[in-house]
RNA sequence: CGGCCGCGAACGGGAGAGAGCGGGCGAUGCGCCAAGUUGUCCCCCGCCGCCGAAGGCGCAAUCCACCCGGAAACGCUCAGGCAAAAGGACCGUUCGUGCAAU
Repeated sequence: CGGCCGCGAACGGGAGAGAGCGGGCGAUGCGCCAAGUUGUCCCCCGCCGCCGAAGGCGCAAUCCACCCGGAAACGCUCAGGCAAAAGGACCGUUCGUGCAAU
């Protein structure tokens, strides 16, 4: 110095599962602008069904001489999610930065 690898950032890609049901407040539309009505939207509460790739938890191939401990895309679904949007493990490119060995 370059590469691998780690960390961070930007950009791009990125799956799965009900636009579910009931109730409530509000807004809007209709109305003789009254009573009310039903359509849509936002939010809140409850119920049923489902998904796993934020996070979390658990087991394990296995790592460690052994113990302790670590460890998944496997499992569980607490959380999160089930039109769009947002999020999203992970992958690619670029930039910045750092370490051992060679």
Glycine riboswitch aptamer from a Pseudomonadota bacterium, 102 nucleotides, folded computationally.
The source organism's lineage runs through Bacteria, Pseudomonadati and Pseudomonadota.
Its Rfam family is "Glycine riboswitch aptamer". Its family is annotated with glycine biosynthetic process in the Gene Ontology.
Model confidence (mean pLDDT): 77 of 100.